[in-house]
RNAcentral holds the full RNA, with entries from ENA, Greengenes and SILVA. Small-subunit ribosomal RNA, 5' domain from an uncultured bacterium, 524 nucleotides, folded computationally.

Context: one part of a larger RNA
Order: sequence, then C1' cells, then structure tokens
RNA sequence: GGAUGAACGCUAGCGGCAGGCUUAAUACAUGCAAGUCGAGGGACAGCACAGGUAGCAAUACUGGGUGGUAACCGGCAAACGGGUGCGGAACACGUACACAACCUUCCUUCAAGUGGGGGAUAGCCCAGAGAAAUUUGGAUUAAUACCCCGUAAUAUAGUUUGAUGGCAUCAUUGGACUAUUAUAGCUGAGGCGCUUAAAGAUGGGUGUGCGUCUGAUUAGAUAGUUGGGGAGGUAACGGCUCACCAAGUCAACGAUCAGUAGCUGAUGUGAGAGCAUGAUCAGCCACACGGGCACUGAGACACGGGCCCGACUCCUACGGGAGGCAGCAGUAAGGAAUAUUGGUCAAUGGACGCAAGUCUGAACCAGCCAUGCCGCGUGGAGGAUUAAGGUCCUCUGGAUUGUAAACUUCUUUUAUUUGGGACGAAAAAGGGCUUUUCUAAGCCAACUGACGGUACCAGAUGAAUAAGCACCGGCUAACUCCGUGCCAGCAGCCGCGGUAAUACGGAGGGUGCAAGCGUUAUCC
Repeated sequence: GGAUGAACGCUAGCGGCAGGCUUAAUACAUGCAAGUCGAGGGACAGCACAGGUAGCAAUACUGGGUGGUAACCGGCAAACGGGUGCGGAACACGUACACAACCUUCCUUCAAGUGGGGGAUAGCCCAGAGAAAUUUGGAUUAAUACCCCGUAAUAUAGUUUGAUGGCAUCAUUGGACUAUUAUAGCUGAGGCGCUUAAAGAUGGGUGUGCGUCUGAUUAGAUAGUUGGGGAGGUAACGGCUCACCAAGUCAACGAUCAGUAGCUGAUGUGAGAGCAUGAUCAGCCACACGGGCACUGAGACACGGGCCCGACUCCUACGGGAGGCAGCAGUAAGGAAUAUUGGUCAAUGGACGCAAGUCUGAACCAGCCAUGCCGCGUGGAGGAUUAAGGUCCUCUGGAUUGUAAACUUCUUUUAUUUGGGACGAAAAAGGGCUUUUCUAAGCCAACUGACGGUACCAGAUGAAUAAGCACCGGCUAACUCCGUGCCAGCAGCCGCGGUAAUACGGAGGGUGCAAGCGUUAUCC
C1' cells in the first nucleotide's frame, strides 16, 4: 500500500448492486417448509344442486342422480429441492483412466402381448379396552391392491453342436433342444395406461495411477493381517464374510502413532515465483439430538420414515405416552458481532395430474443493517467597507480567518408536492378459424404481475432538506498562542513532559480523506 462475512468510537442526505451467527453440530415456544391423482377403487362425513314426498306457501324431510370431496384402500413423489461442516489425512477431493465385474423409476426409439379365474382386506356397520396415544373382536365390500391358471422369446438356466482367437483354463459368436418366467384396466371419443424384451439417454455403484497439512522429543506396524483354490453373500469385483492351506504384507521415497483440517473451481496479495484463505456462487463429500440396525423402493441404510439403546424436554387420570429447526422466520444462551415469527406462486424450476389445477419458506420479491463496492448531492455566478467577532504580532497600527459572510442574481440534481405510468407476459390449457383420413400443424382474439402506483417520465415551489472524522516533532502533507510543570498525560518506532512544550490539554489556523473518518484484529 492492498484486502476483510469484520468489530469498536465519533458522525451520517440519497440511490443501485451485493453481503449479513466466523462463537454453542448448544437448547428450542409457535406457525409454515411434500404433496398430488375421483380419468385406479369402494364410498358420501360436511357443503351445494337436480329430482322425490308433505304443505296453499314459507319451509321440512329425503336425495351418490350431479358438482365435488373429509377419512380410507391404491399409484407416483417423498432418495429431489433446502441446511450445516460434526467427522474424516483417505480413493474423501482434484485429475487421468478402467469395469471381459455392475444396476438404472421416469424419458426416447423399437418388437411382442394385454386371455381366463379366485380369495381377502381397509373404509362403513356392530360390540369393547384406554385419561390419552392408540387399540381388540365380529360382520360385510371394491380396485390399476393381492393370488392362481393359460399363452411367450431376442429373457434366464441347462444340455448339445459349429465357427474364430488362444499353449491352456477360456473368450467372442451362430444354430438346435429342454425347463422356467408376464400383464390392468380407465375414458363418450381422440387418447392415457399395464406386461415382457432390446437399444439409447440420464443418474448411480466399483476399482487403479498420480497429487493433496504438521510432528522422529512417534521406528517399527500388522493375525482376516498378505496371498491361495473353495463356499457364502452382493446389482457387481473383492477377506466383503467363512472353514482350510501357505507365511506373508507395509515401512527412513517416513509405515504405525499423534495433532490439525471438509476438498476443489476459485478468492486475497504479489512484477512474478510464491504465500495466505476456502464466507457468498458452482461441483463433489459427510452429517441430520449421540450411537447402532435394517425395512420399503429403480434409488436410502432415509433431516421434516421405522425399530432398539442412551442423554435431555414435555403430557399423564401414575397404568402409560409424545418429541428432535445443522429447512424459513422466530426465542433463549454464548459472544466484540450478524436481519422479518413479511408478500406471492406473477416469472424460473420441481412433485402429482389427460387437463383445469393443487402443493412448493425452492425461487422471485419486499423489510432491517454505511457491512462492502459503485454513483449522486449538500449549490452556481457576481460580490471588499477586505464589516463585526475570534486568533496572532513589532499593539494609536497591522496580519489572518476571507470572496468566506452579508448583499444581488441564477439553477433545482436531490428533498417536498401534483399528474401520468411500465419492461419483466406470452405461452400452456380452453374458445374460434384453416389445412389434414387421423395424429398433428398453422393462424386469430381473449385471460394471467407478488414486486407496485414501484422504476421511469412530465409539472410546481423554493437555496430551500443535507459534513463530518483523523491528524499537524521526524518517518509524514500540515504552526502559533494559552494552560500544565518528569505532574497530568501522549506514544506505531525514535521518543515528548523537571517554567518560554510546533510531541500533554484547550483555542485559532492548517493538512488529508469525505458520507464517511479513525482505532483494533487478521492475511499478502
């Protein structure tokens, strides 16, 4: 000099863009953060409407026929998105490769199929236990839930046979035979599904080389340890697991042990080499009160799923139960220190749905904070009696503050006020028209904005609404007076202060930066 997720002191007009618990991965009140589909199903609690009955009428009762839909069965999603950095010095990350050892819902392409039958169960109803959470028994019912049969290969397994390669185990590839394995329907229609198989895409799994902090005041470490053939297990290879056999394997090119740490793209600084850092944004990893375990599923050993142990908190009728903010807000605590219990799904994206649409604290916005960067303003021109006042000096006088002010005139960014007023939103769906056998394509009009009456534009008024902070001995730009008297104090280093202090305190003047300026901390 530059930098910061900064803090503190004094001060403070506005806007744009960014950033905002670095500490206790401490504990959490309350609300919200993952649902959706009635075009899978039985059904009808509540709401509304046809219809029906009674009544002159108001109205009452009824009413799955309709809109729709609480709860329930079923499907898909919930493994994404969002948070945090505990652990971890190792395939965790980065990079380059490999899998002749693997899986892949949804999506795309392609091939084939979608036949027949059955028994349950939730809900509802009845009866019961419990304070509650919840739960027991009986009866009854549906499905794209579940099961059986039939059919099937380019699937799987086995047998057999040929070709090519190889010393061989074997590998690649073709044929034949045998066995096994599948399904679900919905819709008025167009259509949407379901099952099996192949390919692709996407996402994941596994392995290897190289690289990635400190310590030798850590020198030996290791028995599933290293290897083998075999068995089990896995989507798959493998001591991954197991019995048996062999005795290996790693290490001064630092094993083992100990400490510290999420890694990277990048960021800061520097001429560079390098050094330091890893907030925000993006990729990967790990974790979800501490520890362990599996279930479901294409995918988890699963933040807002389950079970067990533990600590803690809460409810209880004392018999027993409930919970997990390192999601968004918010609270307490800790701390030098870090924000609103806000708005909207309008856009982008996600889940579900044929769709309309529903959900979305993802996201987009708004609020708070000079925390940072950038921009603008606090007025411009003229104006000398060089006013008064202050300060200083060689004190009837002069110098300085100082064109500064007053005064005259001009402008109106900004502030105030009045009026207008966006881009982001043109699509999808539905409607109309045209072409087309259909699918589909094209055109037309209309609908939709949280931010927001915001940005922006135009007018009106009036200098009106707006300057501080640090420093002035040298380094280092900027000097005098008064007070104090080795006192009070200053100080980054050198050093100032003991009666003439440009170094302490005040004042006048000056210098530097400026809505900031200084101090502290940390890095280069």

Record summary
Its mean pLDDT, the model's own confidence on a scale to 100, is 84.